[in-house]
Context: one part of a larger RNA
Molecule: large-subunit ribosomal RNA, domain II
Organism: Planctomycetia bacterium
RNA sequence: ACCGGCGAGUUACUCCUCUGUGGCAAGGCUAAACCGCUUCGCGGUGGAGCCGUAGCGAAAGCGAGUCUGAAUAGGGCGAUUGAGUCGCAGGGGGUAGACCCGAAGCUGAGUGAUCUACCCAUGGGCAGAAUGAAGCGCUCUUAACCGGGCGCGGAGGUUCGAAGCCGUGAACGUUGAAAAGUUCUGGCAUGACCUGUGGGGAGGAGUAAAAGUCUAAUCAAACUCAGAGAUAGCUGGUUCUCCCCGAAAAUGCUUUAGGGCAUGUCUUGGGCCACUACAACGUGGGGGUAGAGCUACUGAAUGGAUCGCGGGGUCCACCAGACUACCGCCUCCAAUCAAACUCCGAAUACCACGUUGACUAUCCCAGGAAAAAGACUGUGGGUGAUAAUGUCCACGGUCAAAAGGGAAACAACCCAGACCGCCAGCUAAGGUCCCAAAUUACAUCUAAGUGCAUAAGGAAGUUGGAUUUCUGUGACAGCGGGGAUGUUGGCUUAGAAGCAGCCACCAUUUAAAAAGUGCGUAAUAGCUUACCCGUCGAGAAAUCCGGCACCGAUAAUGAACGGGACUAAGAUGUAAACCGAAGCUGCGGCAAUAGUGACACGAGAGUGUCACUAUUGGGUAGGGGAGCGCUGAUAGGCAGAUACAAGGCGUACCGUAAGGAGCGCUGGUGGGCCUAUCAGGUGAGUAUGCCGGU
Numbered sequence: 001a002c003c004g005g006c007g008a009g010u011u012a013c014u015c016c017u018c019u020g021u022g023g024c025a026a027g028g029c030u031a032a033a034c035c036g037c038u039u040c041g042c043g044g045u046g047g048a049g050c051c052g053u054a055g056c057g058a059a060a061g062c063g064a065g066u067c068u069g070a071a072u073a074g075g076g077c078g079a080u081u082g083a084g085u086c087g088c089a090g091g092g093g094g095u096a097g098a099c100c101c102g103a104a105g106c107u108g109a110g111u112g113a114u115c116u117a118c119c120c121a122u123g124g125g126c127a128g129a130a131u132g133a134a135g136c137g138c139u140c141u142u143a144a145c146c147g148g149g150c151g152c153g154g155a156g157g158u159u160c161g162a163a164g165c166c167g168u169g170a171a172c173g174u175u176g177a178a179a180a181g182u183u184c185u186g187g188c189a190u191g192a193c194c195u196g197u198g199g200g201g202a203g204g205a206g207u208a209a210a211a212g213u214c215u216a217a218u219c220a221a222a223c224u225c226a227g228a229g230a231u232a233g234c235u236g237g238u239u240c241u242c243c244c245c246g247a248a249a250a251u252g253c254u255u256u257a258g259g260g261c262a263u264g265u266c267u268u269g270g271g272c273c274a275c276u277a278c279a280a281c282g283u284g285g286g287g288g289u290a291g292a293g294c295u296a297c298u299g300a301a302u303g304g305a306u307c308g309c310g311g312g313g314u315c316c317a318c319c320a321g322a323c324u325a326c327c328g329c330c331u332c333c334a335a336u337c338a339a340a341c342u343c344c345g346a347a348u349a350c351c352a353c354g355u356u357g358a359c360u361a362u363c364c365c366a367g368g369a370a371a372a373a374g375a376c377u378g379u380g381g382g383u384g385a386u387a388a389u390g391u392c393c394a395c396g397g398u399c400a401a402a403a404g405g406g407a408a409a410c411a412a413c414c415c416a417g418a419c420c421g422c423c424a425g426c427u428a429a430g431g432u433c434c435c436a437a438a439u440u441a442c443a444u445c446u447a448a449g450u451g452c453a454u455a456a457g458g459a460a461g462u463u464g465g466a467u468u469u470c471u472g473u474g475a476c477a478g479c480g481g482g483g484a485u486g487u488u489g490g491c492u493u494a495g496a497a498g499c500a501g502c503c504a505c506c507a508u509u510u511a512a513a514a515a516g517u518g519c520g521u522a523a524u525a526g527c528u529u530a531c532c533c534g535u536c537g538a539g540a541a542a543u544c545c546g547g548c549a550c551c552g553a554u555a556a557u558g559a560a561c562g563g564g565a566c567u568a569a570g571a572u573g574u575a576a577a578c579c580g581a582a583g584c585u586g587c588g589g590c591a592a593u594a595g596u597g598a599c600a601c602g603a604g605a606g607u608g609u610c611a612c613u614a615u616u617g618g619g620u621a622g623g624g625g626a627g628c629g630c631u632g633a634u635a636g637g638c639a640g641a642u643a644c645a646a647g648g649c650g651u652a653c654c655g656u657a658a659g660g661a662g663c664g665c666u667g668g669u670g671g672g673c674c675u676a677u678c679a680g681g682u683g684a685g686u687a688u689g690c691c692g693g694u
Base pairs, nucleotide, nucleotide: 001694002693003692004691005690006689011096012095013094015093016092017091018090019089020088021087022086023085024084027051028050029049034044035043036042037041055062056061065077066076067075068074099237100236102234106227107226108225109224110223111222118200119199120198121197122196123195124194125193126191128160129159130158131156135152136151137150138149139148140147164188165187166186169184170183171182172181203219205215206214240627241626242625243624244623245622250263251262252261253260254259266368267367268366269365270364271363276361278357279356280355281354282353283352284351285350291344292342293341298338299337300336302334303333304332305331308329309328310327311326312324313323314322315321374399375398376397377396378395379394380393381392382391383390404415405414406413419589420588421587422586424585425584426583430579431578432577433564434563435562439576441574442573443572444571445570451566457551458550461548462547463546464545465544466543467542468541469540470539478535479534480533481532482531484508485507486506489503490502491501514529518527519526590617591616592615593614594613595612596611597610598609599608600607601606628683630680631679632678633677634676635675636674637673638672647666648665649664650663651662653660654659
């Protein structure tokens, strides 16, 4: 891991409450002792007691009243409005382990120092080598000491190194040979050394050269049993089917925030039948949002004018005054801003009333819940950076709990809500060249593979439109020619001659020609432009507004149409077709609810069956309803009858499902089916479930 078996809402309580059903009913019911019988039980007797029939008061107590009170007042709670009670079954609650499994822990009583830490008693062990303390002897030395040399000597938590003890570094080992080892390499090795045997003290206690170490592979409190099914607002699991309805992820409070209680939303039963709720329309309301506005306030804020006022600065200074590219205010002109501004001011929303529609959807009472972590998306906002699949609100949608079609794929986007069947039809979104169902339709645009990612900004891309100017008295572009004189204007300057800079910008000859448009020179020179003529011969130039394209455009496999490919099979517009879903329609079938009819039963209320009509039938948590199967039992019946029983395997049959037959094989002996009923250790795939097998 698989297969098989086992495995979770039970039981008790004269507890509380509700529903169904039955008995009796202003009453209802018995518990024990006791008696009887056909003795795990039933019947009789028994009224102790409980609930109800009356309440009020703390109580004495009074009583349809009572309490408070001085009260005959007022007020509170009651009565006037009567249904209970006892069984049975079921829903929920309480108390109990209370659906099952699961702690870490707490307490008590015991068991452990054969492991290990420390201590006590008594024993044992330490190859070999090295070093050479004290002391002593001899000798040298000294006046004598001191001191030197040599020898003897053999000290030491001394040195090297086996045994022994330890465990430094590394590798291996890591489902190991081993629940701590192996190999190599290391440390100590006469000592605070190692070790045998016996003994001592223990669980908030021991022991500890102290690491929270060790106390039997267990230690920030051992192990065993018990309290004990501790507790677990936490995690996991919780077993057959079908039918009807169907949520929430919010508000308030909470030592509360992943838990609860109340309310809202769901479900079941009962009541209410009111123009209650809802929708549309009408009428009437209040508002200060969007917008807008501001010499209408508060505040912000730009430029200018005027030169009235105040302040600053400079000059002057005795006074007075002058100037000012400064600041503020008044007035005027122009242009602005605001969530905490408003002279104004919607759409919606909300409230009230009316009419119509609709037909219980609303509201009330009672039983049962779940949920109280929400997600994305559109819109209006706060926060953030007008970031986030961010976060917090509001109003919708979808998902959650929703399948189907589209978006290549894609909970939340677009379309659309699946009772079942059909090799029938019509459509939605989206599509119609091929993959791949359906048009190789029409007009215009695009040349970028734009389409098939993006901005500021840039550009004689191309296309449509508008306006202005020039133009056969010859435009625009090109080409040919001219482009002069006073003069090198004056100043400045080393120089300044059209062309460093400053000032002025005249006049003449002309068809025209600047006191010069740009290069250029040290300054001249030179080239060129404006401007004019000729040549040429038809449109030209400029600005603005649109459409579609271009550049801007840099990332790691090729990866920015789903692909092939496409010049339309791209874009815009237009018209007609078609395809396309579990939508709608058609045909057949099932179920639920409501209505109508018929039949049956019933005293009746009503119930059941059938038919028709209408509506409905996605669904998680959850509520309600109806069934299937298993085990055991009771009553009646049936088949078969002394038997190939149960169980197992196979199977093309029946039923909407859980399931049920028949037949064949196996198996080897005790039940099977139908109707009615009772009781449950009653249904497994998941619990890192338990046991067994493979």